This is a predicted structure of a 348-nucleotide RNA (Bacterial RNase P class A) from an Ignavibacteria bacterium. It is recorded under the gene name rnpB. Of the family's consensus pairs, 98% are formed in the model. The organism belongs to Ignavibacteria, within Bacteria. The sequence is in RNAcentral, with records from ENA.

RNA sequence: GAAGUCCGCCAGGCAGCCGCUGGGCGCGCAAGCGCCUGGAGGAAAGUCCGGGCCCCAUAGAGCAGGAUGCCGGCUAACGGCCGGGCGCCGUGAGGCGACGGAAAGUGCAACAGAAAGAUACCGCCUACGUCCGCAAGGACCGGUAAGGGUGAAAUGGUGAGGUAAGAGCUCACCGCGCGGCUGGCAACAGUCCGCGGCACGGCAAACCCCAUCCGGGGCAAGGCCAAAUAGGGGAGCUAUGGCGCUGCUCGCGUCGCUCCCGGGUAGGCUGCUAGAGGCCGUCGGCAACGGCGGUCCCAGAGGAAUGGCUGCCCUCGACAGAACCCGGCUUAUCGGCGGACUUCCACC
Numbered sequence: 001g002a003a004g005u006c007c008g009c010c011a012g013g014c015a016g017c018c019g020c021u022g023g024g025c026g027c028g029c030a031a032g033c034g035c036c037u038g039g040a041g042g043a044a045a046g047u048c049c050g051g052g053c054c055c056c057a058u059a060g061a062g063c064a065g066g067a068u069g070c071c072g073g074c075u076a077a078c079g080g081c082c083g084g085g086c087g088c089c090g091u092g093a094g095g096c097g098a099c100g101g102a103a104a105g106u107g108c109a110a111c112a113g114a115a116a117g118a119u120a121c122c123g124c125c126u127a128c129g130u131c132c133g134c135a136a137g138g139a140c141c142g143g144u145a146a147g148g149g150u151g152a153a154a155u156g157g158u159g160a161g162g163u164a165a166g167a168g169c170u171c172a173c174c175g176c177g178c179g180g181c182u183g184g185c186a187a188c189a190g191u192c193c194g195c196g197g198c199a200c201g202g203c204a205a206a207c208c209c210c211a212u213c214c215g216g217g218g219c220a221a222g223g224c225c226a227a228a229u230a231g232g233g234g235a236g237c238u239a240u241g242g243c244g245c246u247g248c249u250c251g252c253g254u255c256g257c258u259c260c261c262g263g264g265u266a267g268g269c270u271g272c273u274a275g276a277g278g279c280c281g282u283c284g285g286c287a288a289c290g291g292c293g294g295u296c297c298c299a300g301a302g303g304a305a306u307g308g309c310u311g312c313c314c315u316c317g318a319c320a321g322a323a324c325c326c327g328g329c330u331u332a333u334c335g336g337c338g339g340a341c342u343u344c345c346a347c348c
Stems, first nucleotide, its partner, number of pairs: 001344010012313007020039008041319001045330002048328005053218004060250004065214005070084005085099001086097004100209002105207002107203002121148002123144003129140004156174006175198001176196005181190003222270004232261006241255005277296008
């Protein structure tokens, strides 16, 4: 100097004029006016997870169903985060992982190829046995899966011995399986030790088995007040019953419930923002995070508040607007700043 990887922060700024809104104070009979103070995001988005909160509800068990899936930790919890292990990608910093079990069972794999749960297309042999031949040799019977081909994958690999030719047939090493020892909380690791020729492969994001977890519905939840209506019509079950508790069974509770036609109301207040809260310091921890101390209040609309005009600056502004709240994940995205680390080139 160039190219990268990971982490953190900001999210146009300043000024003037007019305008909107939450809270507080003051004036006013009221309408309203004045002053002070606050007023959209890193994703507010998607509604994908987990909760707080509310109702069912007095609350339970089993089955079904669903979710997660290496180990340890954090957390209110999670499918999240942190650290580690293993596997894959990358020269590397790093990134990704749907990561329990294939020796319980069932199932799936097109085409090619002889064959995809053990086969013979091309090959190799002719030992044993039979026939022909003077002989060389030929034919039959038979042996073989080491060589070649097909394929993503051909039933462990390399080498030596052995054989008629071959083959874990035998041996050495490697691989694989089981057991032990050592290190580690563990997942796992090992130029460690021993036994075994060795389970005839792959797929469980196929069914399945195993371990752990899960009640349902949701702020349009719910609570209060006011008002209006048709103390309407019909059908069914009715305590050996109906209804409720997601589906089913038990169990528990309750005494009414279900369907059709028709009528009235859809108003106001609340829930609604002081929190598993933010910031600063300190201690513990590799870290996620936690303890302690101090300090601050930082949107609560209700058909939905932040707007309009002008001037200047500039990094020239992308994606984009809260609706009960919080912890995450995912997606979209212009530009700027800072830190740590990796690789390459050149010079000293």
Its mean pLDDT, the model's own confidence on a scale to 100, is 80.